[in-house]
RNA sequence: CUGCCGGCGACGUCUAAUUUCCCUUGACCGGGAGAGCGGGGGAACCGCCUUGUGGGGCGAAUUUCGCUACGGCGAAUAGGGUAACUCUUGGCCCGAGCCCGUCAGCUAACCCCGUAGACGAAGCGAGAGCCGGA
Numbered sequence: 001c002u003g004c005c006g007g008c009g010a011c012g013u014c015u016a017a018u019u020u021c022c023c024u025u026g027a028c029c030g031g032g033a034g035a036g037c038g039g040g041g042g043a044a045c046c047g048c049c050u051u052g053u054g055g056g057g058c059g060a061a062u063u064u065c066g067c068u069a070c071g072g073c074g075a076a077u078a079g080g081g082u083a084a085c086u087c088u089u090g091g092c093c094c095g096a097g098c099c100c101g102u103c104a105g106c107u108a109a110c111c112c113c114g115u116a117g118a119c120g121a122a123g124c125g126a127g128a129g130c131c132g133g134a
Stems, first nucleotide, its partner, number of pairs: 011120004018035006036115006046105001052102001054103001055100004063076005079094004085129006
């Protein structure tokens, strides 16, 4: 100097997935209780009358076409992401996966649940508005 492995931290990205306190520990991990953020169920009124081609939920992730050795592959697409915030615009990227279990429209009161994970050597630009600082 370079490579590999492990741990911790900083600055950031997607996402609801952040933070405070208590217990435990040498410390992490772990177990609890809150706040913040997010999701589901659930009246009247209104809506739907549609139940095997079952139905439904989370999520941006829906749909179409082609190929296939039926494992999957390819091209598009609704939609989504890209360093304060909104809009317009260009480039780049994603366009998955999982769950409930015959059952759920909306829905005040009320009830229940989640707060995982995956990433980067750059973090892409421009215009208008606007926020903050000096």
The prediction has a mean pLDDT of 80. This is a predicted structure of a 134-nucleotide RNA (c-di-AMP riboswitch aptamer (ydaO/yuaA leader)) from an Armatimonadota bacterium. The sequence was found by an Rfam model in a public genome assembly. The source organism's lineage runs through Bacteria, Bacillati and Armatimonadota. Its Rfam family is "c-di-AMP riboswitch aptamer (ydaO/yuaA leader)". Gene Ontology terms of the family: cyclic-di-AMP binding and regulation of gene expression.